[in-house]
Context: one part of a larger RNA
C1' cells in the first nucleotide's frame, strides 16, 4: 500500500412541537405500585393514591371573574369577558439529566509492586604483569669544641612516574530502515588508590539516593511501574457508512475573562394563518448639505503688489516737533490660492410618501417546529490607515468565487461571456476569434519600418503622417562658393606690456555697398585666422513656434525564457462594411420530474383524496431544512418454493428500473429458503497516522 471482516446520534426518564389513534362534547382524560385469574409465549381483570384540564391574581397571608398596587369606588399591570376542548398512548424532530455520536490527552487521587539495572551505604571475600624514581630512618667516612652540614652506602615512602590485566570513554572515522534501541576501528585517560570487583544485605515514589548533572531508582523520571476511581475532562483535532427529489444560507450586529467558543437578532427551511400589505418601473410630492463650486458669506489657512492706516522696533534727531525704514504685527485696497472637523450656494443617486402599470403566490407580514453561519476571498466604485506601497489593512456600496459546471483570458477560485433536469452524429448566437498548430475572412481607406506590435517613467532627438500660425523670399530668400570686412585708433584707464579679444570705464565719429570702441581662436605684446555685416554668383522655396497620430533612445542580473509556439511587414495599429467560427446560453425533437391552472374518470367520512390528459412556469448547489424510496438481520400474520429433485451462498451473463437496486438462465453448492402485509433494529464504510487477520 492493497484485500477481507469489525468500526460511530443509542437507551432510560422528564419536557416540547408535529402526525396518527383511543376516550371525552360539557367536565372530563388517565391509572402507578400492588393484588387476583388464565397461560407455551403472553394476556385479562381489580386498584382513582396521584397527575393534567375545568380560574385567576398576589412575594405572601389571602381574595376571587377578578386580583395586585394604592388612602381610593382613580389609574395601571396580569387575567376574565370574546375566540376557545382536554387528556392518555404510539411514532418522529428537538431540548434536559445521564459517558449520551465514536476514537484521542498531558494530568489528579487511592491501594499495591519494584534497588537482579542504577545511586549511596553495610558485612564478608577477591584482583592489580613488568619496569622506573629513591622520602624518612639506619650505618660508615668527612666535618665541628660539640652540633649543624656534606659524601658514600643501606633502606623502600608516595591519592609518585612509564606501562599490561582491570577500570574508563579524549579525539576522530564508521555505523545511524545499524551486526548493536549507544556498537565497531584507530587514538586516548587512570592503573597501590577518594582504586577495581564477586557474593549477601539496607534505603522507594512527594519518597529514596545524589563528590549536585534535576542525575539515578529495571531500555521509563521536574515525581517510577501496576491496578482502580475511569467511558476523568477536552470551548481542541480527526472520523461519522444506501439512493433520489424540493428549497437553500452565512462568514454581519449587540453582549460575553470574549475574540478559532457561546447567547440573542439577521440570513435558510417545514407547517399553519393573513390576503396585496411586497418588489420593479413611471408620474407626482417631500426633507437633505455629499460630489462639485465658492471666497465681498463666516471660521481658519495662504502668495505677490500698494503713494493706504494703526502699533512695536531701528536710524536721523533728541527740548519739542518731525523725517526715514530691503524689520515685525494687525487692519484696509487690488490680483491670486486652499479646507474631513469652512459654507452665500449646491446636484446626480439614495431615502420617505401618494397614485398608476407590471409581476404565476416573483413576494410581504404574523405564529410555530428544525437549522447552519457569526475565520471570508478577490474585483469595480466612494473613503480612512500606509508611502495617492503591498496578493497590505479597515469601512461603505455592487459583482463573482465561496456553494457554479460550460466558453474566452496559452496555463489561471474571485476578470469577460453564460447560470449545467436527461438524451440527439440538428440549428442560431455571446464573450472571444477567423495564416499553420486550431473551428472560422474578405473588401475599402489611412498609419507604422520600430518585429514597434509582443512590458515601463522623468528626460532626450532635423524619425515620420495630419492641422494651424509667424517671419523671410524673383526688388532673388536659405545653404554653398568668390570678393570685401576699412579710417580717427594702439579709444581712455590700468599695466612691465594691454594694440577689438587679462581687467575697469565709455561705446563716439568718419569713409562707405558694408564693416562691432569687436563673435571665437591666437601672441610676451604685436602679427595671423575667423565671425557679425555687405556685394557678386546661383536659383526656388527657407527658417521658427503651437496642437496632434504612430514610431526611436532612455531599457541593466545571474541556465535560454516578457507574441502560447511557428511564423508574420501584415497575419501589426486606426476607421468602416459584409460574412463566418464559437458555450452545457437560445431554438428544434424526444423523455423525466416539482409547482400552478384546467378538463375527464374513480373513491369517499362531501372537507377532500387518487389517477389520466392538456397548458404554463420551473428543475447548478456546500453548511443546512423538508419529502419520497432501496437494501440488510430478526419477529408476527397470510401464502409460496423445496428431496419426483437441488435451498442459502459463489461464479458467468448482451435483461429490467430515474437511482439505491431487482430478476431470468447456466455452472457450482447436499442442506435450510422466501414473496406480500405489518412490526422491531447491534441496519448500509474508500477514509478515523482506525482495530484484527491476510497478501
Nucleotide at each position: 500500500u492493497c484485500c477481507g471482516g469489525c468500526g460511530a446520534g443509542u437507551u432510560a426518564a422528564g419536557g416540547u412541537a408535529u402526525g396518527c389513534g383511543g376516550c371525552u362534547u360539557u367536565u372530563g382524560g388517565u391509572u402507578a405500585a400492588g393484588c387476583c385469574c388464565c397461560u407455551c409465549c403472553g394476556g385479562g381483570g381489580c386498584g382513582g393514591a396521584g397527575c393534567c384540564c375545568a380560574a385567576g391574581c398576589g412575594a405572601a397571608a389571602g381574595c376571587g371573574a377578578g386580583u395586585a398596587u394604592g388612602a381610593a369606588u382613580a389609574g395601571u399591570g396580569c387575567g376574565a369577558c370574546c375566540c376557545u376542548u382536554g387528556u392518555c398512548g404510539c411514532a418522529u424532530g428537538c431540548c434536559u439529566u445521564a459517558g449520551a455520536c465514536c476514537c484521542g490527552a498531558a494530568c489528579u487521587c487511592a491501594g499495591g509492586u519494584g534497588a537482579u539495572c542504577u545511586a549511596u551505604c553495610c558485612a564478608u571475600g577477591a584482583g592489580c604483569a613488568g619496569g622506573a624514581u629513591g622520602a624518612a630512618g639506619c650505618g660508615g667516612c668527612u666535618g665541628u669544641a660539640a652540633a649543624a652540614a656534606g659524601c658514600c652506602g643501606u633502606g623502600g615512602a608516595g591519592g609518585u612516574c612509564c606501562g599490561a590485566a582491570c577500570a574508563g570513554g579524549u579525539a576522530u572515522g564508521a555505523g545511524u530502515u545499524g551486526a548493536a534501541a549507544a556498537u565497531c576501528g584507530u587514538u586516548c585517560u587512570g592503573a597501590u588508590g577518594a582504586c577495581u570487583u564477586g557474593u549477601g544485605g539496607a534505603u522507594a515514589g512527594g519518597a529514596g539516593u545524589g563528590a549536585a548533572a534535576g542525575u539515578c531508582u529495571a531500555a521509563u523520571c521536574a515525581a517510577a511501574c501496576c491496578u482502580g476511581a475511569a467511558g476523568a475532562u477536552a470551548u481542541c483535532u480527526g472520523g461519522u457508512u444506501c439512493u433520489c427529489u424540493u428549497c437553500g444560507a452565512a462568514a454581519u450586529a449587540u453582549c460575553u475573562u470574549u475574540u478559532g467558543g457561546g447567547a440573542u437578532a439577521g440570513c435558510c427551511u417545514g407547517g399553519c394563518g393573513u390576503g396585496a400589505u411586497g418588489a420593479u418601473u413611471c408620474a407626482c410630492g417631500g426633507g437633505g448639505g455629499u460630489a462639485g463650486a465658492g471666497a465681498g458669506a463666516c471660521u481658519g489657512a495662504u502668495u505677490g503688489g500698494g503713494a493706504u492706516u494703526g502699533g512695536g522696533g531701528g536710524g536721523c534727531c533728541a527740548c519739542c516737533a518731525g523725517c526715514c525704514u530691503a524689520c515685525c504685527c494687525a487692519a484696509c485696497c487690488c490680483a491670486g490660492c486652499c479646507a474631513a472637523a469652512c459654507u452665500c450656494c449646491g446636484a446626480a443617486u439614495a431615502c420617505c410618501g401618494u397614485g398608476a402599470a407590471u409581476u404565476u403566490c416573483c413576494a410581504g407580514c404574523g405564529c410555530u417546529g428544525g437549522a447552519g453561519u457569526a475565520a471570508g476571498a478577490c474585483u469595480g466604485u466612494g473613503g480612512g490607515g500606509g508611502a495617492a506601497a503591498a496578493g497590505c489593512u479597515u469601512c461603505a456600496u455592487g459583482g463573482u468565487c465561496g456553494a457554479g459546471a460550460g466558453g474566452g483570458a496559452a496555463a489561471c477560485a474571485g476578470c469577460c461571456c453564460c447560470g449545467a433536469c436527461c438524451g440527439c452524429c440538428g440549428g442560431u448566437u455571446a464573450a472571444g476569434g477567423u495564416c499553420c498548430c486550431u473551428a472560422a475572412a474578405c473588401a475599402a481607406c489611412g498609419c507604422u519600418a520600430a518585429a514597434u506590435g509582443c512590458u515601463a517613467a522623468a528626460g532626450g532627438a532635423u524619425g515620420u503622417g495630419g492641422a494651424c500660425c509667424c517671419a523671410c523670399g524673383a526688388u532673388g530668400a536659405c545653404a554653398g562658393c568668390u570678393g570685401g570686412g576699412a579710417u580717427g585708433u594702439u579709444g581712455g584707464c590700468u599695466u612691465a606690456g594691454a594694440a577689438g579679444c587679462a581687467g575697469c570705464c565709455a561705446c563716439c565719429a568718419u569713409u562707405u555697398a558694408a564693416a562691432a570702441a569687436g563673435u571665437g581662436c591666437g601672441u610676451a605684446a604685436u602679427a595671423g585666422c575667423u565671425u557679425a555685416c555687405c556685394a557678386g554668383u546661383c536659383a526656388a522655396g527657407u527658417g521658427g513656434a503651437u496642437c496632434u497620430g504612430c514610431g526611436c533612445c532612455g531599457a541593466u542580473g545571474a541556465u535560454g525564457a516578457a507574441c502560447g509556439g511557428g511564423a508574420c511587414u501584415a497575419a501589426g495599429c486606426g476607421u468602416u462594411g459584409u460574412a463566418c467560427c464559437g458555450a452545457a446560453a437560445c431554438c428544434g425533437c424526444g423523455g423525466a420530474u416539482g409547482c400552478c391552472a384546467g378538463a375527464g374518470c374513480c373513491c369517499u367520512g362531501u372537507a377532500g383524496g387518487g389517477u389520466u390528459c392538456u397548458g404554463g412556469c420551473g428543475u447548478g448547489g456546500u453548511a443546512g431544512a423538508a419529502g419520497a424510496g432501496c437494501g440488510u438481520u430478526c419477529c408476527a400474520g397470510u401464502g409460496g418454493a423445496g428431496a419426483u429433485a437441488c435451498a442459502a451462498g459463489a461464479c458467468a451473463u448482451a435483461c429490467c428500473g430515474u437511482a439505491a437496486g431487482g430478476a431470468g438462465u447456466g455452472u457450482u453448492g447436499c442442506g435450510g429458503c422466501u414473496a406480500c402485509u405489518g412490526g422491531a433494529a447491534g441496519u448500509g464504510a474508500u477514509g478515523a497516522u482506525g482495530c484484527c487477520g491476510g497478501a
This is a predicted structure of a 695-nucleotide part of an RNA (large-subunit ribosomal RNA, domain II) from a Planctomycetota bacterium. Lineage of the source: Bacteria > Pseudomonadati > Planctomycetota. Its mean pLDDT, the model's own confidence on a scale to 100, is 82. Rfam family: Bacterial large subunit ribosomal RNA.